Background: Predicted 3D model of a 97-nucleotide RNA (Bacterial small signal recognition particle RNA) from a Thermomicrobiaceae bacterium. Rfam family: Bacterial small signal recognition particle RNA. Rfam describes the family as follows. The signal recognition particle (SRP) is a universally conserved ribonucleoprotein involved in the co-translational targeting of proteins to membranes. Gene Ontology terms of the family: SRP-dependent cotranslational protein targeting to membrane, signal sequence recognition and signal recognition particle, plasma membrane targeting. The sequence was found by an Rfam model in a public genome assembly.
RNA sequence: GGUUGGGUCCCGCGCGGCGGUGGCCCGCGAACCUGGUCAGAUCCGGAAGGAAGCAGCCAUAAGUGGUACCCACUGGGUGUCGUGGGGUUGCCUGACC
Numbered sequence: 001g002g003u004u005g006g007g008u009c010c011c012g013c014g015c016g017g018c019g020g021u022g023g024c025c026c027g028c029g030a031a032c033c034u035g036g037u038c039a040g041a042u043c044c045g046g047a048a049g050g051a052a053g054c055a056g057c058c059a060u061a062a063g064u065g066g067u068a069c070c071c072a073c074u075g076g077g078u079g080u081c082g083u084g085g086g087g088u089u090g091c092c093u094g095a096c097c
Stems, first nucleotide, its partner, number of pairs: 001097008009086006015079002018075006025066004034059004042051003
């Protein structure tokens, strides 16, 4: 000096991890325009009964608070990670001549 392999470089895929969002779970949660049960009171009826239904209570909607794991989506100069492809101007390294 040459050839060749690998790493660094680029792209894709996979695995793990971190962040964000949503779901799941728990709680709170509508004076009225949600539901159920509806004391009291009201209405219909001769009566038996029936009707509508305020307050209260219960369950929840929208919403809101909490949340380790789990599920989904998404992001990165996340990883002594793996894999496939690309490139060879340059750098590092191994082998051969």
Of the family's consensus pairs, 96% are formed in the model.